[in-house]
RNA sequence: AGGUUAUCAAGAAAGGUGGAGGGAAUAGACCCUGUGAAACCUUAGCAACCCUUUAUCUUUAAAGAAGGUGCUACAUUCUAUCCCGUACAGACGGGAAUAGAUAACAA
Numbered sequence: 001a002g003g004u005u006a007u008c009a010a011g012a013a014a015g016g017u018g019g020a021g022g023g024a025a026u027a028g029a030c031c032c033u034g035u036g037a038a039a040c041c042u043u044a045g046c047a048a049c050c051c052u053u054u055a056u057c058u059u060u061a062a063a064g065a066a067g068g069u070g071c072u073a074c075a076u077u078c079u080a081u082c083c084c085g086u087a088c089a090g091a092c093g094g095g096a097a098u099a100g101a102u103a104a105c106a107a
Stems, first nucleotide, its partner, number of pairs: 003105006013043005021032003026080004044072003049068002051064005076099001081096006
């Protein structure tokens, strides 16, 4: 790098270093950013995938947060391909797929 499964409109920021970009990639849109971007560090927090306890009794529920990850602007920021509905000049709503992110597992 690739595979399988699950989840992705909820939630949660301060400080230090840094010094111009950033919101994955391409295109468009919309945003964030010298009232300080990315990145790194510290502390704090969120969540509950792994995990712990109890019940159930074999997969589900409740509680928890020590540990392993993850996360802490905007829906995965929105759109792109297909289907359905409304509208038929542009658009709007819903679903699916693709891509991506995270976790667990396997080789």
The RNA shown here (SAM riboswitch aptamer (S box leader)) has 107 nucleotides and comes from Zeaxanthinibacter enoshimensis.
Lineage of the source: Bacteria > Pseudomonadati > Flavobacteriia > Flavobacteriales > Zeaxanthinibacter.
The coordinates come from a structure-prediction model, not an experiment, and the mean pLDDT is 82.